Model confidence (mean pLDDT): 82 of 100. Predicted 3D model of a 1461-nucleotide RNA (small-subunit ribosomal RNA) from a Minisyncoccota bacterium.
RNA sequence: AACUUAGAGUUUGAUCCUAGCUCAGGGUGAACGCUGGCGGCGUGGAUGAGGCAUGCAAGUCGAAUGGGCUUAGACCCAUGGCAGACGAGGUAGGAACACGUAGGUACAUACCCCAAAGUCAGGGAUAACCCGUCGAAAGGCGGAAUAACACUUGAUGGUCUCGAAAGAGUAAAGAUUUAUCGCUUUGGGAAUGGCCUGCGUUCUAUCAGCUUGUUGGUAAGGUAACGGCUUACCAAGGCUAUGACGGAUAGGGGAGGUGAGAGCCUGACCCCCACCGAUGGAACUGCGACACGGUCCAUACUCCUACGGGAGGCUGCAGUCGAGAAUCUUCCGCAAUGGACGAAAGUCUGACGGAGCGACGCCGCGUGGUAGAUGAAGUCCUUAGGGACGUAAAUACCUUUUAUGAAGGAAGAAGUUUAUUGACAUUACUUCAUGAAUAAGGGGCUCCCAAUUCUGUGCCAGCAGGAGCGGUAAUACAGAAGCCUCGAGCGUUACCCGGAUUUACUGGGCGUAAAGGAUGUGUAGGUGGUGUGAUUAGUCUUGCGUUAAAUCUUCGGGCUUAACCCGGAACUCGCGUAGGAAACGGUCAUACUAGAGGAAGUGAGAGGUGUGUGGAACUCAAGGUGUAGGGGUGAAAUCCGUUGAUAUCUUGGGGAACACCAAAAGCGAAGGCAGCACACUGGCACUUUCCUGACACUGAAACAUGAAAGCGUGGGUAGCGAAUCGGAUUAGAUACCCGAGUAGUCCACGCCCUAAACGUUGUCCGCUAGCUAUAGGGAGUAUCGACCCUCUCUGUGGCGUAGCUAACGCAUUAAGCGGACCGCCUGGGUAGUACGAGCGCAAGCUUAAAACUCAAAGGAAUAGACGGGGGCUCGCACAAGCGGUGGAUCAUGGGGCUUAAUUCGUCACUAAGCGAGGAACCUUACCAAGGCUAGAAACCAUACUGCAUACCUAGGGAAACUUAGGUAGCCUUCGAGGGUGUAUGGCAGGUGAUGCAUGGCCGUCGUCAGUUCGUGGCUUGAGCUGUUCCCUUAAGUGGGGAAACGAACGCAACCCUCGUUGCCUGUUACAAGUGUCAGGCGAGACAGCUCCCUCACGGGAGAGGAAGGUGAGGAUGACGCCAGGUCAGCAUGUCCCUAGAUGCCUUGGGCUGCACCCGUGAUACAAUGGGUAGUACAACGAGACGCAAUGUGGCGACACGGAGCAAAUCUUAAUAAAACUACCCUCAAUUCGGAUUGAAGUCUGCAACUCGACUUCAUGAAGUCGGAAUCGCUAGUAAUCGUGGAUCAGCAUCGCCACGGUGAAUACGUUCCCGAGCCUUGUACUCACCGCCCGUCAACUCAAGGGAGCCGGAAGUACCCGAAGUUCGUGCUUGUCACGACCUACGGUAAGUUCGGUGACAGGGAGUAAGUCGUAACAAGGCACGGCUAGCGGAAGCUGGUCGUGGAUUAAUUCCAAUUG
Repeated sequence: AACUUAGAGUUUGAUCCUAGCUCAGGGUGAACGCUGGCGGCGUGGAUGAGGCAUGCAAGUCGAAUGGGCUUAGACCCAUGGCAGACGAGGUAGGAACACGUAGGUACAUACCCCAAAGUCAGGGAUAACCCGUCGAAAGGCGGAAUAACACUUGAUGGUCUCGAAAGAGUAAAGAUUUAUCGCUUUGGGAAUGGCCUGCGUUCUAUCAGCUUGUUGGUAAGGUAACGGCUUACCAAGGCUAUGACGGAUAGGGGAGGUGAGAGCCUGACCCCCACCGAUGGAACUGCGACACGGUCCAUACUCCUACGGGAGGCUGCAGUCGAGAAUCUUCCGCAAUGGACGAAAGUCUGACGGAGCGACGCCGCGUGGUAGAUGAAGUCCUUAGGGACGUAAAUACCUUUUAUGAAGGAAGAAGUUUAUUGACAUUACUUCAUGAAUAAGGGGCUCCCAAUUCUGUGCCAGCAGGAGCGGUAAUACAGAAGCCUCGAGCGUUACCCGGAUUUACUGGGCGUAAAGGAUGUGUAGGUGGUGUGAUUAGUCUUGCGUUAAAUCUUCGGGCUUAACCCGGAACUCGCGUAGGAAACGGUCAUACUAGAGGAAGUGAGAGGUGUGUGGAACUCAAGGUGUAGGGGUGAAAUCCGUUGAUAUCUUGGGGAACACCAAAAGCGAAGGCAGCACACUGGCACUUUCCUGACACUGAAACAUGAAAGCGUGGGUAGCGAAUCGGAUUAGAUACCCGAGUAGUCCACGCCCUAAACGUUGUCCGCUAGCUAUAGGGAGUAUCGACCCUCUCUGUGGCGUAGCUAACGCAUUAAGCGGACCGCCUGGGUAGUACGAGCGCAAGCUUAAAACUCAAAGGAAUAGACGGGGGCUCGCACAAGCGGUGGAUCAUGGGGCUUAAUUCGUCACUAAGCGAGGAACCUUACCAAGGCUAGAAACCAUACUGCAUACCUAGGGAAACUUAGGUAGCCUUCGAGGGUGUAUGGCAGGUGAUGCAUGGCCGUCGUCAGUUCGUGGCUUGAGCUGUUCCCUUAAGUGGGGAAACGAACGCAACCCUCGUUGCCUGUUACAAGUGUCAGGCGAGACAGCUCCCUCACGGGAGAGGAAGGUGAGGAUGACGCCAGGUCAGCAUGUCCCUAGAUGCCUUGGGCUGCACCCGUGAUACAAUGGGUAGUACAACGAGACGCAAUGUGGCGACACGGAGCAAAUCUUAAUAAAACUACCCUCAAUUCGGAUUGAAGUCUGCAACUCGACUUCAUGAAGUCGGAAUCGCUAGUAAUCGUGGAUCAGCAUCGCCACGGUGAAUACGUUCCCGAGCCUUGUACUCACCGCCCGUCAACUCAAGGGAGCCGGAAGUACCCGAAGUUCGUGCUUGUCACGACCUACGGUAAGUUCGGUGACAGGGAGUAAGUCGUAACAAGGCACGGCUAGCGGAAGCUGGUCGUGGAUUAAUUCCAAUUG
């Protein structure tokens, strides 16, 4: 100087935080699925170090030697030499000087190099071969002969050994020819090896003590060499919390993957080292081995066998079986490189060089290019117009990488002169020819995450990495089309790193989310005040050595490029060594006083232990007085009491606890500590500044203390009181309440050792605004003294600034800013559980997992909702009243039942005299039967038609309809058109489904006063503010204040009706004037006036007035809620039916059915009444398919008749009825009541049987005021009386909507019931309390632990046996001998340890749409909850003791803040 760090989804109604899970990236010796053209370079048995057929993988030398056979060379056997200890393979074991790194030396070294010296003289054997012989074989045995560089004796001796010296001992091999090659000895070198040491090197303490050759010494032996390496003797050491010993796992390194890095993970291919060679043991040979393709023994396995006996070791290259998800050719060549032997030629070489197979990986290339719109066909979509695939195809022109064919054609090759020599290889490469010819798929498309539509399916089938999709409109399933992405590959699975700052060294935390140890004393350890000097294992710096090569980085170069390969540079934390520095740290020395401690003088205190003592209360006993109750509760009962209780008095006994003082106070390390006195005793604060001179802080381990409950022994026991018993409550009540009551509570001694042991906040030190209260001490001031005031030290509280915090909050007593040390946390559940260990008399405590399971669990705060939380306020909500319903009969609607059908919808409030404001047919949607089919009604196109229409006759039929026949009959501009009918094709039709696909309309909260927005402000944010607060109102109505200022939808007003009045107009009212009346335009009421209260708004009282505080009534219904209601009023998406119809027509039936239940009404039960007679007074309306007068008939319904009226004129209409007057009835089932029934009628209508209304006569039921419960109404209201209208042929005495007449009572008040509004509080609810949620039991599934046992593995201990073999000994027949001894492998016996498998059974845990029992928790959760402990209970749980607030509400006290006095 440059480079370098990315996030997202998922807990919630929403938010912030914490925390886990998941994803996007890269990688692999991979495997699997789909697909697959070529080339280059790499790479390929990861599992059973399981077993292996077959071939090959180590030989060579005739220039060391003897022989055999042919004879031309050659070839073969044997002796001998060298090699075979390399190369190649594998990773079993091993946690170790195995490896890495840096050093050391008591050592060795065949072959190679350099130098020096020597190489003399002898000897005896032996194999092959030959003969004989044993054996199936493998392989031996005997006899005879023979050579050497084989073996051996002597000589020499500079070296070496012994020795003080003298001296003694110690070597050799020749070949061939003349030049060498050998041999022996010595010295040196190179290179290799042996041994030793420092440092580094996985997990586990639920492994804490290990060790007897062990640690050291002496001596001897042994080795190439040091050494307990071995033996004897002596001593008793050695290792360990810086983790010994044990267990588990593992080859180590260079390096590889990932990562910003630090790290984390890995140890394939290549290189270095180690170890192994079927398993275990052992030695021999040799320079080198305790030896992969050597030997001996043992064991297991396999093979051969004549059964006597033998043979074997692919973890070499190929190959085979097995197991497995899974890993290649029984290939070519020694041409190159390298190795062994040889003088050399050369031989050998599954090392190696190559080829083959596998998309296993990396890299490169291709599957064509240009033009081409009718935007072809086809497919898909569609708003039906069109759009997409898409220049894509076809078609035309061009190119030839690749492929195929042909021709040419290397480098790799250098020998030693020539000559010769290429596995790869008819290769690479070059040229030519043919011809777009030979070559594209995989995954995905809800979000994360690039890319969407249609159809099918219907919580099914299925998808899924996470969140999550699918229950009839699925961009999420399946298919299709389109699109996105990568591409000869693409996906999936497994594993690693990353993201994950989610173990945090870089770089986290612990008040409430997981997390401070119950508290202290204190060991190791860690850390440590000021000055000076010295020193330098830390630290810093420089040089040197090393840190193999390859790899990585970079610069160049070579294959057409790249991958790949080659060269240079750089890098390589580290270690060693030499020099330098001295700030910091260490060490040493010396000094200091600010830390710490001591001393002196004061002081406060429920600090501790022991002893004694006091009064109140309680209880017991005795006695006195006294009589019927007491006690207890929500209410009761059990209980006590006439054998005298309770009450009261006296006396005595007993145990436990200490009112007031008392406090937020004080003391103590914590637990904890309270009458008073005494004795003993710990700590603390202040003042003086006298002494010591860093003596300090913290603190694993250890030790001590440690509430309550509990345990042991012995006492004690008044009250209280687990368990237990009884009484209540209750569905039950193993509880809450009551009566009793045992352990216990108390004391002494000994255990236990846990708590919400909490400030949920470790200890110590320093620094950082204040105000205030209180306890203890001191100083100053003041005073005679004290009080007061000011300052100061220590402790205990409250508020608060900066700062911190996710927020809440903390804030000099920090949760702020820094330092030192310790403890602890890493998702929830399983679980503080299992197993193991330690402790305990026991209860149990401490330490402390996993499998499995979930995608959350959690903290703080926000908006709602809710509360058997609180405050305030309102409403015919209650209360005060009046009248009803619920009982009777009837009407009507609903349920249920019935039925062929009893059509359908509506179901708490907000369904049920509702849709329906009027079902005999019709309506009508239902049922039965009979019919029709492009349709009963509609539109379009085409063709035909004087077809329309009206009428008649005959047949069938219940009708619809059908068959046959006849009569009359269009307009016209003469082209046609209109209308009609028929036929055909499009289509119609549906009161069929879905109101949870919808529009519209409506109900409800509620005519309640609320619901929001813009800008601004506050908060990380959801959100808040505004809209809260105070006063006021019917009102979010108005005012005041206020980080808000304004605004919108609601409220109010504007509109209509009624009430008073002025003016104008006026028909049909009135006899007329007039003006009842009708219409229009105005006036009037606004808290305007007076008084009182009030800052204001406003409130109270009064006057005037027709009306007084919104005058009365209506219309008007905010944001929204209930997936509220309606697809059957209408409209409408989708689905369904459509000829034996879910369409259409018709007749008849049904909607009216009746054991029963419910709702809404009518009429009554009578005398405030009924009947008869008489006398008054309305309003709103309606009327031509109508209302109908006068009149006549009928007892009457009604009939005849028809004036008048399209209405202020006529009619309905009458006497409106209650009312009033008179008479009768006289308290009864009646002169009440009118149901029911009979008879006779009237009217409407095609038609009154099912099934209409009305009239007359007769009949005369229930009912004597209504249980629990429940409804309406606050004034012209309730109550009561009649009148009209809509619908309508007819039909309501009763329903609905209107109208007027008569006309009350009561409201103290807001405790309670219901509903609503505002504020606040708690919450584990948000589908919002009809919420959430706990435990047992029952069913199924899963994993783990226990478990009588059973089975297997591992490592040892003791003992027995003891192969081969080394060493030693003995013996002789001297041998490849025999025997013996020590050691030892394998094997066996015994008692244990440890790990794993399996296991009847029993217990807990986890999971699973709709099982059982309860209701524990969340609100004061209906008994506040929770921690520890003890007892009890189906279960949640209950109760006792003690502790916490992580409890609501209320009150008092105190503190703080503001205001006032």
The sequence was found in a public genome assembly.